[in-house]
Context: one part of a larger RNA
RNA sequence: UGACGGGGGCCCGCACAAGCGGUGGAGCAUGUGGUUUAAUUCGACGCAACGCGAAGAACCUUACCCAGGCUUGACAUGGAUGAGAAAGCCUCUGGAAACAGGGGCCCCUCUUCGGAGUUCAUUCACAGGUGCUGCAUGGCUGUCGUCAGCUCGUGUCGUGAGAUGUUGGGUUAAGUCCCGCAACGAGCGCAACCCUUGCCCUUAGUUACCAGCGGGUAAAGCCGGGGACUCUAGGGGGACUGCCGGUGCCAAACCGGAGGAAGGUGGGGACGACGUCAAGUCAUCAUGGUCCUUACGUCUGGGGCUACACACGUGCUACAAUGGCAGGUACAGAGGGCUGCGAAAGAGCAAUCUGGAGCCAAUCCCUAAAGCCUGCCUCAGUUCGGAUUGUCGUCUGCAACUCGACGGCAUGAAGCUGGAAUCGCUAGUAAUCGUGGAUCAGCGACGCCACGGUGAAUACGUUCCCGGGCCUUGUACA
Numbered sequence: 001u002g003a004c005g006g007g008g009g010c011c012c013g014c015a016c017a018a019g020c021g022g023u024g025g026a027g028c029a030u031g032u033g034g035u036u037u038a039a040u041u042c043g044a045c046g047c048a049a050c051g052c053g054a055a056g057a058a059c060c061u062u063a064c065c066c067a068g069g070c071u072u073g074a075c076a077u078g079g080a081u082g083a084g085a086a087a088g089c090c091u092c093u094g095g096a097a098a099c100a101g102g103g104g105c106c107c108c109u110c111u112u113c114g115g116a117g118u119u120c121a122u123u124c125a126c127a128g129g130u131g132c133u134g135c136a137u138g139g140c141u142g143u144c145g146u147c148a149g150c151u152c153g154u155g156u157c158g159u160g161a162g163a164u165g166u167u168g169g170g171u172u173a174a175g176u177c178c179c180g181c182a183a184c185g186a187g188c189g190c191a192a193c194c195c196u197u198g199c200c201c202u203u204a205g206u207u208a209c210c211a212g213c214g215g216g217u218a219a220a221g222c223c224g225g226g227g228a229c230u231c232u233a234g235g236g237g238g239a240c241u242g243c244c245g246g247u248g249c250c251a252a253a254c255c256g257g258a259g260g261a262a263g264g265u266g267g268g269g270a271c272g273a274c275g276u277c278a279a280g281u282c283a284u285c286a287u288g289g290u291c292c293u294u295a296c297g298u299c300u301g302g303g304g305c306u307a308c309a310c311a312c313g314u315g316c317u318a319c320a321a322u323g324g325c326a327g328g329u330a331c332a333g334a335g336g337g338c339u340g341c342g343a344a345a346g347a348g349c350a351a352u353c354u355g356g357a358g359c360c361a362a363u364c365c366c367u368a369a370a371g372c373c374u375g376c377c378u379c380a381g382u383u384c385g386g387a388u389u390g391u392c393g394u395c396u397g398c399a400a401c402u403c404g405a406c407g408g409c410a411u412g413a414a415g416c417u418g419g420a421a422u423c424g425c426u427a428g429u430a431a432u433c434g435u436g437g438a439u440c441a442g443c444g445a446c447g448c449c450a451c452g453g454u455g456a457a458u459a460c461g462u463u464c465c466c467g468g469g470c471c472u473u474g475u476a477c478a
Stems, first nucleotide, its partner, number of pairs: 001478002003475003007472007015462002019425005026317008034308002042053002064303007073126001077125007088105007108117003128292002131290003137286002139281003142277001144275001149188006155164003168179003194269004199237007209226002213224003240263001243257005319418001323377007335366003340359002345354003384415001389410007431454007
């Protein structure tokens, strides 16, 4: 000087408390451990591994296993020799295919006639490796933590390590600002500048809109038209403790109020200081070293990654009446669409099929549910719950046996609110309801990322638990 303390003081954070909803019990989904296996590829392991890499494992992917093949190779560049085009097309044999062997069609372009280009064969250099080392590395990332800190120049003090500044008194979300002070300044962080959302003005008016006028319909911005409104998307304004009162040191600031769409950082996002964890990644990529080279490379068929006495994590669905079922009826936002989205109409109980209008989309399509109204059920393992199994189907795809999703009928399991323990959340939040998208032929998505609808309760307080900041104290630790 740090680090640490079941030392002290001050102060923060859904840290506790106050509340609401969960997890832990059940079934299923998914990841992991373990076990099994020819293989169940690899990585990730407290927080910060475990719906994580994987935003799509039937083949492919695929790295694993078994079997069958190839050896200048699936891919790149160059040299030498030879051949003509090569490629391509048709075809025969073996084969599961890859591949191996054979036949046929086709018979290169330019040229200064030396050759050049191009392709193949042979050969030589080499290729190739998701083999190892993240404790050799770059890059990227997690984490403490959006915590308020981390430093420097000069000066001063100290023999020196170092101190001072950065401590102190107030204040703040903040090393934020003010005052004081042997310090005076500065840098990286904080904040602001950026995006989005909330109010207003303005410009523009189609594909969006429809107040007034006219037409028109069963109905409808449907048509003429309009430029008001909504909206769209460009520009601008607006909030700054600016104003008033009080507290405070005549400070910074805090409390209350006015006006205002919004008030003290308005809400949300992007943004992550010096550093810590030899944290993670050699399997995104790049790369040093090392190892393999008729194989640790590469191709193909099949299997596996989907196994199952068990254990854990994360979720979904429930256990019901604030509910379930049936009929009727209303209201979003954000996205996506040409190998695409697919309307009307028709067939089917349905999945779906036929059909093909319109749309490269503010134009057409995908397109809501909870809610509201009416009826039934009446507390029961039930008209709760839907696992499991049987059977018949639909769709995608070369192909659904291992191993897809969805529909119909039948079957109807556990489950009556969950021990110790434990998680999230402070407002348009939690809870609850549906919608879209990426990946994608299809899908195991209940995941992830986004979008809107309905919409709470509680916070006395900081003693305690956890994490953190500043000052101080002790230390046999560095």